[in-house]
Context: one part of a larger RNA
RNA sequence: ACCGGCGAGUUACGGUAUCGUGCGAGGUUAAGGUGGAAAGACCGGAGCCGCAGCGAAAGCGAGUGUGAAUAGCGCGAAUAGUACGAUGCUGUAGACCCGAAACCAGGUGACCUACCCAUGGUCAGGAUGAAGGUGAGGUAAAACUUACUGGAGGUCCGAACCGGUGCAUGUUAAAAAAUGCUCGGAUGAACUGUGGGUAGCGGUGAAAUUCCAAACGAACCUGGAGAUAGCUGGUUCUCUCCGAAAUAGCUUUAGGGCUAGCCUCAUUAUAAGCAUACUGGAGGUAGAGCACUGUUAAGCCUAGGGGCCCAUCUCGGGUUACCAAAGUUUGAUAAACUCCGAAUGCCAGCUAUGUAUGAAUGGGAGUCAGACGAUGAGUGAUAAGAUCCACCGUCGAAAGGGGAACAGCCCAGAUCGCCAGUUAAGGUCCCUAAAUAUAUGUUAAGUGGAAAACGAUGUGAUAGUGCAUAGACAACUAGGAUGUUGGCUCAGAAGCAGCCACCAUUUAAAGAGUGCGUAAUAGCUCACUAGUCGAGUGCCAUUGCGCGGAAAAUGUACCGGGGCUAAACAUAUUACCGAAACUGCGGGUGUGCGUAAAGCACGCGAUAGGAGAGCGUUGUAAGGGCAAAGAAGGUAGACUGUAAGGACUACUGGAGCGCUUACAAGUGAGAAUGCCGGU
Numbered sequence: 001a002c003c004g005g006c007g008a009g010u011u012a013c014g015g016u017a018u019c020g021u022g023c024g025a026g027g028u029u030a031a032g033g034u035g036g037a038a039a040g041a042c043c044g045g046a047g048c049c050g051c052a053g054c055g056a057a058a059g060c061g062a063g064u065g066u067g068a069a070u071a072g073c074g075c076g077a078a079u080a081g082u083a084c085g086a087u088g089c090u091g092u093a094g095a096c097c098c099g100a101a102a103c104c105a106g107g108u109g110a111c112c113u114a115c116c117c118a119u120g121g122u123c124a125g126g127a128u129g130a131a132g133g134u135g136a137g138g139u140a141a142a143a144c145u146u147a148c149u150g151g152a153g154g155u156c157c158g159a160a161c162c163g164g165u166g167c168a169u170g171u172u173a174a175a176a177a178a179u180g181c182u183c184g185g186a187u188g189a190a191c192u193g194u195g196g197g198u199a200g201c202g203g204u205g206a207a208a209u210u211c212c213a214a215a216c217g218a219a220c221c222u223g224g225a226g227a228u229a230g231c232u233g234g235u236u237c238u239c240u241c242c243g244a245a246a247u248a249g250c251u252u253u254a255g256g257g258c259u260a261g262c263c264u265c266a267u268u269a270u271a272a273g274c275a276u277a278c279u280g281g282a283g284g285u286a287g288a289g290c291a292c293u294g295u296u297a298a299g300c301c302u303a304g305g306g307g308c309c310c311a312u313c314u315c316g317g318g319u320u321a322c323c324a325a326a327g328u329u330u331g332a333u334a335a336a337c338u339c340c341g342a343a344u345g346c347c348a349g350c351u352a353u354g355u356a357u358g359a360a361u362g363g364g365a366g367u368c369a370g371a372c373g374a375u376g377a378g379u380g381a382u383a384a385g386a387u388c389c390a391c392c393g394u395c396g397a398a399a400g401g402g403g404a405a406c407a408g409c410c411c412a413g414a415u416c417g418c419c420a421g422u423u424a425a426g427g428u429c430c431c432u433a434a435a436u437a438u439a440u441g442u443u444a445a446g447u448g449g450a451a452a453a454c455g456a457u458g459u460g461a462u463a464g465u466g467c468a469u470a471g472a473c474a475a476c477u478a479g480g481a482u483g484u485u486g487g488c489u490c491a492g493a494a495g496c497a498g499c500c501a502c503c504a505u506u507u508a509a510a511g512a513g514u515g516c517g518u519a520a521u522a523g524c525u526c527a528c529u530a531g532u533c534g535a536g537u538g539c540c541a542u543u544g545c546g547c548g549g550a551a552a553a554u555g556u557a558c559c560g561g562g563g564c565u566a567a568a569c570a571u572a573u574u575a576c577c578g579a580a581a582c583u584g585c586g587g588g589u590g591u592g593c594g595u596a597a598a599g600c601a602c603g604c605g606a607u608a609g610g611a612g613a614g615c616g617u618u619g620u621a622a623g624g625g626c627a628a629a630g631a632a633g634g635u636a637g638a639c640u641g642u643a644a645g646g647a648c649u650a651c652u653g654g655a656g657c658g659c660u661u662a663c664a665a666g667u668g669a670g671a672a673u674g675c676c677g678g679u
Base pairs, nucleotide, nucleotide: 001679002678003677004676005675006674011093012092013091014090015089016088017087018086019085020084021083022082023081026049027048028047032043033042034041053060054059063075064074065073066072096234097233099231103224104223105222106221107220108219114198115197116196117195118194119193120192121191122190123188125157126156127155128153132149133148134147135146136145137144161185162184163183166181167180168179169178200216202212203211209218237614238613239612240611241610242609247260248259249258250257251256261367262366263364264363265362266361267360268359273355274354275353276352277351278349279348280347281346287340288338289337293334294333295332297330298329299328300327302324304323305322306320307319308318309317310316370395371394372393373392375390376389378387379386400411401410402409415587416586417585418584420583421582422581426577427576428575429562430561431560435574437573438572439571440570441569442568448564454548455547458545459544460543461542462541464539465538466537467536475532476531477530478529479528481505482504483503486500487499488498511526515524516523588604589603590602591601592600593599615668617665618664619663620662621661622660623659625657626656633652634651635650636649637648639646640645
């Protein structure tokens, strides 16, 4: 891992609702007894429920309590119960099953290990050379010096022994801690044998929460015990009808609960409900506005203040590119502004039309982590696949088609069958079903098939406005002069450092000079003019489609691919393809109507969940059957029913087993890191 078997809402006693049966203003027995082959039979009325309530009670009574009350108000009355059985749910019990870490009680452990007690044992060899002693020197005597002797030490080196420093190996190991090399101690607080002691709310500890039998922040074994688990996992046959929630309030509450909301089933009265229209209402949002409250730009006007001038002892006077109230004109702004003010939505109706929901009472629930998308707001950074509300949709609980793939987007809601038809979204060159469709334009960027500010003689469309056959724009040829080097300044300043002025003349035209240039001149050039040429040429605005701006990590990689100049984009048109949608034909089933299976109408996606109808397994009772001419079980097969399932035949097997009706359950397996066995 697979196969087989086992494996989870049970039982007792209460409560409650529904259904069934009996009796009914009543219903019913319990213990016990009688009886018998066995009884569900008979006896037993104690007790229980109901038939009357109200009040704290006395008490009164269809009333009663309160109260001064014959008032009002509260609770009642104007009848249906009860016993047994079945089912749903619930209470008390382990209460659907498995699962803790823990807590308590009584015991078992110091053969491991920690410390202690008693009694034994072990430590090759080598090195160092303390005290003391003796001799000599020395002294008044000592001290002291020196040689020899001596043999101390938690002394040194290093085996046994004890340990375990570093590295490697080993890591389903040779080993649940080892092996190899290396390393520390090795006469000591050393190591070790044997016997004994200390026990879990404890011991022991040169102290690490260390050790107390491979496990110790409190050992192990048995019991309380099926501890408790608002937590995780699992919970076994089929079909039919309906079908949620992820919200509110409260909660030592936030992943739990209770009540309400939303689902389902039954009953009751009924037509309340919903949609649209109409009519009548309440309201202050969007927008708008500035009349209030605030904010705010420019001007006018003009108090007050500041500056300057005159005056100055005081009173004062004049002026203003200063600040500026009030007033006034123009122009703005607001979630907590409003002189105004929608659309929707909301409330209502002896209203109209359409539709069929809605309400109450009672039984049973589940839900309280929601997600994304559109729209309107808040928080945030007008960030987030962010967060929090409102309203709608989808997913959740929804399959099918589209979107390359893709819960939440677009289309569309799957009762079953069909080798029939029509469409939706989206598509029609090939992959790939259907137009290489039609008409008119645009794009040249592979734009399409990612992006901004900003930039640009890209290109199309529409306006406006200059110049132009009296010759424009561009290009080429020629001129571009004189007073004059204008004045000032300056070392110089001559069109061209700077300041001032910017005239006049000759002219077809020519600035007291547009730029380059020189030390200053010079030189080149422009404005301006003529000629050559011969038809358009400048500027500006709005707009369509394009261009640049544009760098990322495995490999083209920002069309699904091929590829496309349309097979791109815009506008218009006609075909076709395209789904489980719609239609056609046939079948099943639910509800309603109806004449029970005549028929008609409307339905039949579905998680949690509610309701209904069935299949199968084991046993019991009754009836009726099968079986050695072969039961159950097994293997195989092209049979049959809408499903769970049910037959038949052959072989195997070798002794019991179906069917009908009713009853009772140890009643259905794929999952629980399930349990046991096998391979």